[in-house]
Source information:
The prediction has a mean pLDDT of 81. SAM riboswitch aptamer (S box leader) from uncultured Lewinella sp., 114 nucleotides, folded computationally. NCBI's taxonomy places the organism under Bacteria, Bacteroidota, Saprospiria, Lewinellaceae, Lewinella. Rfam family: SAM riboswitch aptamer (S box leader). From the family's description: The SAM riboswitch is found upstream of a number of genes which code for proteins involved in methionine or cysteine biosynthesis in Gram-positive bacteria.
RNA sequence: UUAUACCGAAGGGGGGAGAGAUCGGGCUCUGCGAACCCCUGGCAACCUUGCUCCACCCUGGAGCAAAAGGUGCCAAAUCCCGCCGGCCGGAAAUAUAUCCGGGCGGAAAUAUAA
Numbered sequence: 001u002u003a004u005a006c007c008g009a010a011g012g013g014g015g016g017a018g019a020g021a022u023c024g025g026g027c028u029c030u031g032c033g034a035a036c037c038c039c040u041g042g043c044a045a046c047c048u049u050g051c052u053c054c055a056c057c058c059u060g061g062a063g064c065a066a067a068a069g070g071u072g073c074c075a076a077a078u079c080c081c082g083c084c085g086g087c088c089g090g091a092a093a094u095a096u097a098u099c100c101g102g103g104c105g106g107a108a109a110u111a112u113a114a
Base pairs, nucleotide, nucleotide: 001114002113003112004111005110010040011039012038013037014036018029019028020027023082024081025080026079041074042073043072046070047069048066049065050064051063052062053061054060055059078109083106084105085104087102088101089100090099091098
C1' cells in the first nucleotide's frame, strides 16, 4: 500500500490472577483456574496447488476444487459505543433547535495476510 474482519474451529499438561489491543464508558470471561508457555486436535483459505473460462507478447483477471507446505486463527461482530452523514422513533399542543434511543452508511484505529 492492498485485501479481509456479523461465518467457522478445543482438549490435555504446566502456570497461578488476571483477561477481552490502547484511552474513556459499558458489558462480559475468569480459583468450576485468567494471561502466558508446551503438546495434540481443529477452523479458514491470504500465500500455495490443480482444473475451467476470458483477455493476451510477457502476463493478468474470474470461477470451482484441494489442504501437503508458509502464516493466521479456535468466548461474545474487531464484544459494543466514542468521530462524520442520512433515516426512523421518542421527549411538550405544533415547528425549528436541542436532547435521548434505534438502525444504516462512511471514516479513524486495531488485527491478519500478501